Model confidence (mean pLDDT): 82 of 100. Predicted 3D model of a 74-nucleotide RNA (transfer RNA) from a bacterium.

[in-house]
């Protein structure tokens, strides 16, 4: 240098193919339950969908560049 994939919530990770309300599991935080603690069981709060641009009535999804990480070529 080059090809490819990946960047969504505190962390792990779906959703993109086929554009129409942004989600699961853990965590956190509150009440039930218990002498207390875990455990169950309810409800909550948490998101510039890595940036910056373009297509659109609408973009986490399509394009284009850029940034950062990984695999492989050289």
């Nucleotide at each position: 240098g080059g090809a490819c994939c990946g960047u969504u919530a505190g962390c792990u990770c779906a959703g993109a193919c086929u554009g129409g309300u942004a989600g699961a599991g853990c965590g956190c935080u509150c009440g039930c339950u218990u002498c207390a603690c875990a455990c169950g069981c309810g409800a909550g709060a948490g998101g510039u969908c890595a940036c910056u641009g373009g297509u659109u009535c609408a973009a986490g999804u399509c394009c284009a560049g850029u940034a950062c990480g990984g695999u492989c070529c050289a």

It matches the Rfam family "tRNA". The family's RNA type in Rfam is transfer RNA. Its family is annotated with triplet codon-amino acid adaptor activity in the Gene Ontology.